[in-house]
RNA sequence: UUCCAGGUAGCUCAGUGGUAGAGCGAUUGGCUGUUAACCGAUUGGUCGUAGGUUCGAAUCCUAUCCGGGGAG
Numbered sequence: 001u002u003c004c005a006g007g008u009a010g011c012u013c014a015g016u017g018g019u020a021g022a023g024c025g026a027u028u029g030g031c032u033g034u035u036a037a038c039c040g041a042u043u044g045g046u047c048g049u050a051g052g053u054u055c056g057a058a059u060c061c062u063a064u065c066c067g068g069g070g071a072g
Base pairs, nucleotide, nucleotide: 001071002070003069004068006066007065010024011023012022013021018055025043026042027041028040029039030038048064049063050062051061052060
């Protein structure tokens, strides 16, 4: 320099055009001698950033930033 795949909740990841989700975590209630475990509820997001397309964008297009891999 160029190509590939990625960036979404505190963490690990889904979601490929129509209300952003799960598990773990945290908080809280139940259970009990107590803790753990178990059961229930609650808590969670400028979807890396900036533009564009669209009635509508996490999703499609462009640029850019960050970390990873391949080629030279």